Model confidence (mean pLDDT): 77 of 100. A computed fold for a 373-nucleotide RNA from a Candidatus Rokuibacteriota bacterium, annotated as Bacterial RNase P class A. Taxonomically the source falls in Candidatus Rokuibacteriota (Bacteria, Bacteria candidate phyla). It matches the Rfam family "Bacterial RNase P class A". Rfam describes the family as follows. Ribonuclease P (RNase P) is a ubiquitous endoribonuclease, found in archaea, bacteria and eukarya as well as chloroplasts and mitochondria. The sequence was found by an Rfam model in a public genome assembly. The model forms 96% of the base pairs in the Rfam consensus.
[in-house]
RNA sequence: GAAGAAGGCCGGACGGUCGCCGGUCACGGUCACACGUGACGGGAGGAAAGUCCGGGCUCCACAGGGCAGGGUGCUGGCUAACGGCCAGGGGGGGCAACCCCACGGACAGUGCCACAGAAAGCAAACCGCCGACCGUCGCAAGACGGGCGGUAAGGGUGAAACGGUGAGGUAAGAGCUCACCAGCGGCGCGGGUGACCGCGUCGGCUCGGCAAACCCCACCCGGAGCAAGGCCAAAUAGGAGAGCCAUCGGGUCGCCCGCCCGCGCUCUCGGGUUAGGCCGCUGGAGACGCCGGGUAACCGGCGCCCUAGAGAAAUGACCGUCUCCCGGACGAGAGUCCGGAGACAGGACCCGGCUUACAGGUCUUCUUCGGCG
Repeated sequence: GAAGAAGGCCGGACGGUCGCCGGUCACGGUCACACGUGACGGGAGGAAAGUCCGGGCUCCACAGGGCAGGGUGCUGGCUAACGGCCAGGGGGGGCAACCCCACGGACAGUGCCACAGAAAGCAAACCGCCGACCGUCGCAAGACGGGCGGUAAGGGUGAAACGGUGAGGUAAGAGCUCACCAGCGGCGCGGGUGACCGCGUCGGCUCGGCAAACCCCACCCGGAGCAAGGCCAAAUAGGAGAGCCAUCGGGUCGCCCGCCCGCGCUCUCGGGUUAGGCCGCUGGAGACGCCGGGUAACCGGCGCCCUAGAGAAAUGACCGUCUCCCGGACGAGAGUCCGGAGACAGGACCCGGCUUACAGGUCUUCUUCGGCG
C1' cells in the first nucleotide's frame, strides 16, 4: 500500500422567534373542577418495523393427572425465561483471520431414491472375461458360431453400484489370501465435569442415502390477552318464548378422570346504555460510571440519575452560525462561490431476544499478499 475478517459508535450541533404535548410552582378565576397568564424543566428508535419467540402484568374457583396437539434436539454454562446468548465438541467452507450447521435415533417399524442404468436393499448381468460340450474351417496351433456353467477385477449409466492401493493366487476372477490404509465392532489404558479426543490390541473382512419423510426416544408447554381488566356516571323492561333441569347444566381451544359452582344454564325475539369520564399508563429482571469475580455470556458491590405517556393520536415552521457529506461552476494549485440535511424510518402496557431495512462517516483488533528499511 492492497484485499479481507470480527466488534463498536455517530447518523447533525449551538443560539433566537413563534407554535404543539405533558409535569412542577406562583397568580387570577371558580363552591370545587374546568379555564387563563407567567416562570422553570422534560418530549421518539437502533431498529420504535415484522408480530417470529420468551416473560412481567391482568382475568378465568383447578392451573391436579392423562390423551390428543404443539415446541426444542451435541455438551457445559448464563438468564426471569426462550427456539436466545457464551464457551467448547463433531461435521463443512476458506491459504488464514473467521464463518455456517434443522447437530438424538436408519439393527423398532413403514415409506421414498425421478431419469439413466443389467441392477438402487439384500440384489443383479448390458458390453465384456474364462471354461468343458456341440457344429464349421484348418496338417496343426488356433479361429468363428450355439446353448450351458463360472465371474463381477475391466468398460458403461448415475448424486450414489456392497471399501481403496499393491502383490500373490485362479480356467478367468473376487478380501480368496497377505501387506499397508480407511471404516465398523470388541477389549484395555490415558486426558476431559461432559460432548468427545488420543494410544495399544484383536477381528469377521466391510453391514447405501433421506427422519426440514411418517415415526421412535429425551426434555418442555393451563387458556385468553391492555380491544386484558377495574372504578364512576347515566339509562332501561329485574321482559317474553322454547329446551334441559341433579343419571342435569356450567366452569377461557378439544377429549377423559378428578375438583368446584348452581336452581341455574343454552338458544331465539325484543328493549336500554355506549364508542362518556378516570385508572391501568410508566420507577423498571432500569440507564450511566467505577471496582471485583469469571476465557466469555454474565454475576456481585458502590456511586449517581429519572430520560414521552399521546388518546385520532403531540416535538413543527422560520432565521443565523458551525460541522460532515453529495452535486455543479471557476481556478495550474491552494482555494472561492452556488445549491441540497441528505439512509432506513416514528411509540401506544412494559421488558429480554431474533429477523429484516439502512445514504454517509468514524474507531479498535486480527488475517493474507506485495514493497521498503